[in-house]
RNA sequence: GCUCUCGUGGCGCAAUCUGGAUAGCGUAGCAGAUUCCUAAUCUGUAGGUUGCAGGUUCAAAUCCUGCCGAGAGCG
Numbered sequence: 001g002c003u004c005u006c007g008u009g010g011c012g013c014a015a016u017c018u019g020g021a022u023a024g025c026g027u028a029g030c031a032g033a034u035u036c037c038u039a040a041u042c043u044g045u046a047g048g049u050u051g052c053a054g055g056u057u058c059a060a061a062u063c064c065u066g067c068c069g070a071g072a073g074c075g
Stems, first nucleotide, its partner, number of pairs: 001074007010027004020058001029045005051067005
């Protein structure tokens, strides 16, 4: 230098292929219940400009383009 894959709450992931209802699950956080207190368990709750910018579309996490970052392969 070229090709491919990935980037989504603090962390780990799903949803992308085939665009469509309020982006969901686990864990961590906070509050409550339980307990003499903690742990565990149960209930509730907050937290996401879906890496950045632009385009297509009635509608984009999803499709297209550029850029940034991470990984793999080739030279």
Source information:
Model confidence (mean pLDDT): 82 of 100. This is a predicted structure of a 75-nucleotide RNA (transfer RNA) from a Candidatus Pacearchaeota archaeon. It matches the Rfam family "tRNA". Rfam classes the family as a transfer RNA.